Model confidence (mean pLDDT): 86 of 100. Predicted 3D model of a 332-nucleotide part of an RNA (large-subunit ribosomal RNA, domain IV) from a bioreactor sludge metagenome.

Context: one part of a larger RNA
RNA sequence: CCUUCGCUAAGGAACUCGGCAAAACAGCGGCCGUAAUUUCGAGAUAAGGCCUGCCCUGCGCAAGCAGGGCCGCAGCUAAAGAGCUCAAGGGACUGUUUAUCAAAAACACAGCUCUCUGCUAACUCGCAAGAGGAUGUAUAGAGGGUGAGGCCUGGCCAGUGUCCGAACGUUAAGAGGAGAGGUUAGCCCUUCGGGGCGAAGCUUUGAAUCCAAGCGCGGAUGAACGCCGGCGAUAACUAUAAUCGUCCUAAGGUAGCGAAAUUCCUUGUCGGGUAAGUUCCGACCUGCACGAAUGGCUUAACCACUUGAGCACUGUCUCAGCGAAGGACUCG
Numbered sequence: 001c002c003u004u005c006g007c008u009a010a011g012g013a014a015c016u017c018g019g020c021a022a023a024a025c026a027g028c029g030g031c032c033g034u035a036a037u038u039u040c041g042a043g044a045u046a047a048g049g050c051c052u053g054c055c056c057u058g059c060g061c062a063a064g065c066a067g068g069g070c071c072g073c074a075g076c077u078a079a080a081g082a083g084c085u086c087a088a089g090g091g092a093c094u095g096u097u098u099a100u101c102a103a104a105a106a107c108a109c110a111g112c113u114c115u116c117u118g119c120u121a122a123c124u125c126g127c128a129a130g131a132g133g134a135u136g137u138a139u140a141g142a143g144g145g146u147g148a149g150g151c152c153u154g155g156c157c158a159g160u161g162u163c164c165g166a167a168c169g170u171u172a173a174g175a176g177g178a179g180a181g182g183u184u185a186g187c188c189c190u191u192c193g194g195g196g197c198g199a200a201g202c203u204u205u206g207a208a209u210c211c212a213a214g215c216g217c218g219g220a221u222g223a224a225c226g227c228c229g230g231c232g233a234u235a236a237c238u239a240u241a242a243u244c245g246u247c248c249u250a251a252g253g254u255a256g257c258g259a260a261a262u263u264c265c266u267u268g269u270c271g272g273g274u275a276a277g278u279u280c281c282g283a284c285c286u287g288c289a290c291g292a293a294u295g296g297c298u299u300a301a302c303c304a305c306u307u308g309a310g311c312a313c314u315g316u317c318u319c320a321g322c323g324a325a326g327g328a329c330u331c332g
Base pairs, nucleotide, nucleotide: 001327002326003325004324005323006322007321008320010318011317014316019313029051030050031049032048037042039148053070054069055068056067057066058065059064071075076081083311084310085309086308087307088306089305090303091302095107096106111146112145113144114143115142116141117140123132124131125130149298150297151296152295154228155227156226159225160224161221162220163219164218165217168216169215170214174210175209179205180204181203182202183201186197187196188195189194229247230246231245232244233243256290257287268284269283270282271281272280
């Protein structure tokens, strides 16, 4: 010096990203007492305070209670055995998860909602037979989203999707075969070299016409994917703009919340807490770029979650020191 422990004057978080670690709390024993809030269950062992040994006597079935006495610094005498409070964020909760760096605010969840499915169900596996769904039958089953409860869930169907519709337009294979080309028996002409016409057959091609879904077209639909403006002017101080004008749009963000797990400027501004606070709490609203089941706001209880504050406590620190055991090291 390292590891694991023990003790420490005065101070007591000044340490540090952060009370990490350690210390402390003496504890599901008894008595007393217990706030806000609340879904009336809870919160709650809230918090906080006191008691606790042994001997004798009385009462009592006992547990124990009452009186008297004894000893110690200390009586739950050892060991084991919750630190607590206030405030905020998130997720309602118990659960689940990255076996081996992440346990969480992620996943799940009950509840809510949408879509599909009438039974040989939808859906899934399989080439098929078949199987699951289900020996179930819409209070059932499958899929998507949201995520207890409370109060709610606004506008837009132009785009995309889905569903419904069928008049018209477009439209494949197929059917159809008008017409055209190639070939040549034959016929005609010939300068005898050749040229022209050309049936049938074979063959190449092929117009009109008929024709499905789809698309175009019409409508519906947001707890479907999604989206939810700009400029200018205006009130008898100023400032601001209930108001007006104008352009664009499918419609221009409603309630609620808001410098937020979201705010760039930003350590915004004001208030609180501190001697001093980029964090924290309460407000304001100028929301770069919240916002309503990609849910909005609120919420008792719960949490090895995150953040801030306080009490207690301490070698975390000021600032180190001493001791123990085992190493390292030296010698053997």
The RNAcentral record of the full RNA draws on SILVA.